Context: one part of a larger RNA
RNA sequence: AAUACACCCCCCAGAUCAAGCAAGAGUACCCGCUGAACUUAAGCAUAUCAAUAAGCGGAGGAAAAGAAACCAACAGGGAUUGCCUCAGUAACGGCGAGUGAAGCGGCAAGAGCUCAAAUUUGAAAUCGGGGGCUCGUACCCCGAGUUGUAGUUUGAAGGGCGGUCUUUGUGGACCGGGUUUGCAGCGAUGUUCCUUGGAAGAGGACGCGAGACAAGGUGAUAGCCCUGUAGCGGCAAGCCCAUACACGUAUAAAGGCCGCCCGAAGAGUCGAGUUGUUUGGGAAUGCAGCUCUAAGUGGGUGGUAAACUCCAUCUAAAGCUAAAUACUAGCGAGAGACCGAUAGCGAACAAGUACAGUGAUGGAAAGAUGAAAAGAACUUUGAAAAGAGAGUGAAAGAGUGCGUGAAAUUGUUGAAAGGGAAGGAUAUUAGGUGAGGCGGGGACGUGGGGUUCUGCGGCGUUUCUUGU
Numbered sequence: 001a002a003u004a005c006a007c008c009c010c011c012c013a014g015a016u017c018a019a020g021c022a023a024g025a026g027u028a029c030c031c032g033c034u035g036a037a038c039u040u041a042a043g044c045a046u047a048u049c050a051a052u053a054a055g056c057g058g059a060g061g062a063a064a065a066g067a068a069a070c071c072a073a074c075a076g077g078g079a080u081u082g083c084c085u086c087a088g089u090a091a092c093g094g095c096g097a098g099u100g101a102a103g104c105g106g107c108a109a110g111a112g113c114u115c116a117a118a119u120u121u122g123a124a125a126u127c128g129g130g131g132g133c134u135c136g137u138a139c140c141c142c143g144a145g146u147u148g149u150a151g152u153u154u155g156a157a158g159g160g161c162g163g164u165c166u167u168u169g170u171g172g173a174c175c176g177g178g179u180u181u182g183c184a185g186c187g188a189u190g191u192u193c194c195u196u197g198g199a200a201g202a203g204g205a206c207g208c209g210a211g212a213c214a215a216g217g218u219g220a221u222a223g224c225c226c227u228g229u230a231g232c233g234g235c236a237a238g239c240c241c242a243u244a245c246a247c248g249u250a251u252a253a254a255g256g257c258c259g260c261c262c263g264a265a266g267a268g269u270c271g272a273g274u275u276g277u278u279u280g281g282g283a284a285u286g287c288a289g290c291u292c293u294a295a296g297u298g299g300g301u302g303g304u305a306a307a308c309u310c311c312a313u314c315u316a317a318a319g320c321u322a323a324a325u326a327c328u329a330g331c332g333a334g335a336g337a338c339c340g341a342u343a344g345c346g347a348a349c350a351a352g353u354a355c356a357g358u359g360a361u362g363g364a365a366a367g368a369u370g371a372a373a374a375g376a377a378c379u380u381u382g383a384a385a386a387g388a389g390a391g392u393g394a395a396a397g398a399g400u401g402c403g404u405g406a407a408a409u410u411g412u413u414g415a416a417a418g419g420g421a422a423g424g425a426u427a428u429u430a431g432g433u434g435a436g437g438c439g440g441g442g443a444c445g446u447g448g449g450g451u452u453c454u455g456c457g458g459c460g461u462u463u464c465u466u467g468u
Base pairs, nucleotide, nucleotide: 029060030058031057032056033055040047044094070077071076081108082107083106084105091099092098112320113319114318115266125149126144127143128142129141130140131139133136158262159261160260161259162258163257164256165255166254167253168252169247170246171245176241177240178239179238180237181236182235183234185232186231190206191222192205193204194203195202207224208223209213215227216226217225271292272291273290274289275288276287277286298315299314300313301312302311355362356361375402378389379388380387381386
């Protein structure tokens, strides 16, 4: 000096990616957009159907609305939502058909707030990312940011200065209490006897419990066989309440009253013209397009256009907000004067299945052996299927699409009839068969009543006999 390799530094393809974003599905209820016609008007065009259906977009457990640019005209009320009423009223309407509110009053629920617009100006006090630690409203390093992040203030105000008076925070166990959800548990009293039966849970007899006689199961109908039921406590987790205790402090923070001085408040918006649409809203209720386009003792509203004037009432053009309300979807429960397999969902079953159609789409039928498979061993004929025996079972006259098993219809068996087809109707006659009914007789059994006879027992009277 060259080459190769390794390391460091700079740049960096690709890969992997912190934080962050969710386009899709579903859609019963909700919000926004778009937007018909059938129909009604006994025709039809405005109207109506309807500010609906179909269609598009978006969200939540609710949504939307919401703390007055309100309602009113009163001795005024005081966010929104829903119900009753107002009221089928005012009003709209080929003033036809039809459509159709709101204030008040009563009730359910109940809750109020936040920005922008002010110089913290003796100090960006704010937020995000990364880092380690003593784990903190702390510290360090970056970034956002003075073209403005915090604190303070929101019209009922509010701020500054002066005076006076008053108040005080945060965290948080064990145990305990409440509530929600889940889980596990205790829990009474016959399986006694007889009968029937395959089986007792049936009938009869004798018992027992009941704060439990809801229900289901078990070989037929079970308070007492089983699971449960009434009743009773328990465990776990989440949330809430309460408390020991710990930390913190005022030269701070917040509030009331008095006096003085200030006191900012949302623009292509309000509004006007015009066009369309919508509404009960009618010289224009709301919305949208185009043109014009403000003010600040201002502006909007005051249901008949305009001018002047007075009065009343709110404060638009920025935002958040629980409950009362809605709910054929989803998830989780409970029930029924509902249906009971041609009913009830189309679907009790391998149903949006099989199948049909290029496709959009249409769209069925189909439940039950038995208490228990004990689902028929074995023998025999047959290649087998199957049959004949045998066996199981309470039953196979329950043998697998098998409980019950109607009807048309088919086969087989039996009986009757038959020349003029069979069949049908009315009346009559004769014969056959004939469930059942009625009558007569007989046999047997049996209930009640009456009479008679006989046997036995008791009591009374009389007579006789015997004994004392």
A computed fold for a 468-nucleotide part of an RNA from Phaffomyces orbus, annotated as large-subunit ribosomal RNA, domain I. The full RNA is in RNAcentral, with records from SILVA.